This is a predicted structure of a 100-nucleotide RNA (c-di-GMP-I riboswitch aptamer). The sequence was found by an Rfam model in a public genome assembly.
[in-house]
């Protein structure tokens, strides 16, 4: 030093939930509280699962628009990250202790 991870020893983090703030969502901040976690430290490179604001594509005349027509408004389907999650895996980089 490297694999490795113990009824060890010092510690660390913190899932759900609940207040709060951000976001259109998914989800995050911050504070409580622990379901666990040897990287449950950072890192959006890979995949792969979350979301649909904007974008595309179709369906709907019932109201009310419209000289008339899904034309337009508006509802709903479905598609799509440029979002999101690293406590989903894997890669990268840093790292505490050292029994077998």
């Nucleotide at each position: 030093u490297u694999c490795c991870g113990a009824u060890a020893a010092a510690g660390g983090c913190a899932a759900a939930c609940c207040c709060u703030u951000c976001g259109a969502a998914a989800g995050a901040u911050g504070g409580g509280g622990a379901c666990g976690c040897a990287a449950a430290g950072c890192u959006a490179c890979g995949a792969a699962u979350c979301u649909a604001a904007g974008g595309c594509a179709g369906u709907u005349c019932a109201c009310a628009g419209u000289g008339c027509c899904g034309c337009a408004a508006a509802a709903c389907u479905g598609c799509u990250a440029u979002g999101a999650u690293a406590g989903u895996c894997g890669g990268g980089c840093c790292g505490c202790c050292g029994a077998a």